[in-house]
RNA sequence: CCAACUCUCGCGGGAGAGACCGGGGAUUCUCCCGGAGCCGAAGGCGCAACCGCCCCGGAAACGCUCAGGCAAAAGGACCGCGACGGGCCA
Numbered sequence: 001c002c003a004a005c006u007c008u009c010g011c012g013g014g015a016g017a018g019a020c021c022g023g024g025g026a027u028u029c030u031c032c033c034g035g036a037g038c039c040g041a042a043g044g045c046g047c048a049a050c051c052g053c054c055c056c057g058g059a060a061a062c063g064c065u066c067a068g069g070c071a072a073a074a075g076g077a078c079c080g081c082g083a084c085g086g087g088c089c090a
Base pairs, nucleotide, nucleotide: 005086006085008083009082010081011080012079013078020035021034022033023032024031037070038069039068043066044064045063046062050058051057052056
């Protein structure tokens, strides 16, 4: 110096599932309580393919739904581009 890789940020794309039912409040927006139904791609947890420095550890888009979500908005794993920093090999 530093492709890859990676932290953070910005932009674009981004699924699934009821604007559910009852009661109360509320001019509208909307709030509270109860009830079952459903979704999984924030997070979390679990098994484990697999990986490693193999004592042990890291591990999913699989599973569970605690949380979250089921009009719009917001959020959203992941993908692409960009900016800043870190950065082993060469």
About this RNA: The RNA shown here (Glycine riboswitch aptamer) has 90 nucleotides and comes from Phenylobacterium sp. J367. The model forms 90% of the base pairs in the Rfam consensus. Lineage of the source: Bacteria > Pseudomonadota > Alphaproteobacteria > Caulobacteraceae > Phenylobacterium. Rfam family: Glycine riboswitch aptamer. From the family's description: This family represents the bacterial glycine riboswitch. The sequence was found by an Rfam model in a public genome assembly.